RNA sequence: GGAGCCGGCCGGACAGUCGCUGUCGCCCACUUCGGCGGCAGAGGAAAGUCCGGGCUCCGCAGGGCAAGGUGCCAGGUAACGCCUGGGGGGCGCGAGCCUACGGAAAGUGCCACAGAAAACACACCGCCUAAGCAGCAGCGAUGCUGCCGGUAAGGGUGAAAAGGUGCGGUAAGAGCGCACCGCGCCGGCGGCAACGCCGGUGGCAGGGUAAACCCCGCCUGGAGCAAGACCAAAUAGGGGAGCCAGCGAAUUCGGUUCGCAAUGUGUGGCCCGCACAGUUCCCGGGUAGGUUGCUAGAGGUGCGCGGUGACGUGCACCCCAGAUGAAUGACUGUCCCCGACUGAACCCGGCUUACAGGCCGGCUCCUCUC
Numbered sequence: 001g002g003a004g005c006c007g008g009c010c011g012g013a014c015a016g017u018c019g020c021u022g023u024c025g026c027c028c029a030c031u032u033c034g035g036c037g038g039c040a041g042a043g044g045a046a047a048g049u050c051c052g053g054g055c056u057c058c059g060c061a062g063g064g065c066a067a068g069g070u071g072c073c074a075g076g077u078a079a080c081g082c083c084u085g086g087g088g089g090g091c092g093c094g095a096g097c098c099u100a101c102g103g104a105a106a107g108u109g110c111c112a113c114a115g116a117a118a119a120c121a122c123a124c125c126g127c128c129u130a131a132g133c134a135g136c137a138g139c140g141a142u143g144c145u146g147c148c149g150g151u152a153a154g155g156g157u158g159a160a161a162a163g164g165u166g167c168g169g170u171a172a173g174a175g176c177g178c179a180c181c182g183c184g185c186c187g188g189c190g191g192c193a194a195c196g197c198c199g200g201u202g203g204c205a206g207g208g209u210a211a212a213c214c215c216c217g218c219c220u221g222g223a224g225c226a227a228g229a230c231c232a233a234a235u236a237g238g239g240g241a242g243c244c245a246g247c248g249a250a251u252u253c254g255g256u257u258c259g260c261a262a263u264g265u266g267u268g269g270c271c272c273g274c275a276c277a278g279u280u281c282c283c284g285g286g287u288a289g290g291u292u293g294c295u296a297g298a299g300g301u302g303c304g305c306g307g308u309g310a311c312g313u314g315c316a317c318c319c320c321a322g323a324u325g326a327a328u329g330a331c332u333g334u335c336c337c338c339g340a341c342u343g344a345a346c347c348c349g350g351c352u353u354a355c356a357g358g359c360c361g362g363c364u365c366c367u368c369u370c
Base pairs, nucleotide, nucleotide: 001366002365003364004363005362006361007360008359009358010357012335013334014333015332016331017330018329020041021040022039023038024037025036026035027034043341047352048351050350051349052348053347054346055224056223057222058221067220068219069218070217071216072086073085074084075083076082087101088099089098090097091096102215103214107213108212109209110208111207124155125154126151127150128149132147133146134145135144136143137142163181164180165179166178167177168176182204183202184201185200186199187198188197189196190195228292229291230290231289238283239282240281241280242279243278246260247259248258249257250256251255263277264276265275266274267273299318300317301316302315303314304313305312306311336339
């Protein structure tokens, strides 16, 4: 100088004017209302709503089934499918990165195309003719051809075909024998463990697939702030009390019903007719509306201590949005590298996804110079 890897951080700045939300103080004697002034007012993801928890209501003796989730080991945590550290496997020269990583000798299913064969494995091209049978040649040894066969080294198919390399061996071959590697079993050592290392032993089990059903271990009650709680109009309906109710009749004497008459309302231009109709207060449920839940919390910052780390702990200091048609904005000026993704809605811990540009720290590889 170039190419990368990992971690952390920022996400236009300043000033003025006018507004919005919350809160505090003062002013009219408080509150409502209004005025003045001070202070505070979106994010690293506020997003997706995918996990986990707090909180609330409902349900619940306990256990099981079902369903869903999860899956190497240890630790962290309120909890997790998250995080940290470690192991195995894969990728990279490396810093590092990825990993759904229990069980295929419990059972079932599936394995396209190609291929002889995709599973109680197989033989297409090859290789072989030692043994057996037949024919031919030959005096014979033997040779050739065919049958019966052997083989899984080589070729070929495939994502995958009875472990790999080498030597020996053989008719040709083959763990058939041997050495090393791999695999299974046993033992020792190290490690909390996952697992690793070493030694011995067995020629060697019989394909893959469980984000296929399934088996095994572990976890999970349901719904969600439109949860839930409180206050409480108008109208209608429910319950209670009081008052009014002409005349007559019936009755179970509470009231109700019937007939006649009167009043009001509706229909109708009007009358008749027809239909409907006591009034006042109180109580409770509930709607609109309002209040609460609502933000002081698994909170933040600094320092110390323990731990490799996630994290835990002690002390000091700080208060850091709380709206509800829903505020956090608009304009002007100056400057710069001319500004991305996007905005709270009960809260918190994670994950995932989006993101212009920039800053800091650690590390790796290559090249050059001293």

Bacterial RNase P class A from a Sedimenticolaceae bacterium, 370 nucleotides, folded computationally. The RNAcentral record of the sequence draws on ENA. NCBI's taxonomy places the organism under Bacteria, Pseudomonadota, Gammaproteobacteria, Chromatiales, Sedimenticolaceae. The gene name in the source record is rnpB. Rfam family: Bacterial RNase P class A. Rfam classes the family as a ribozyme.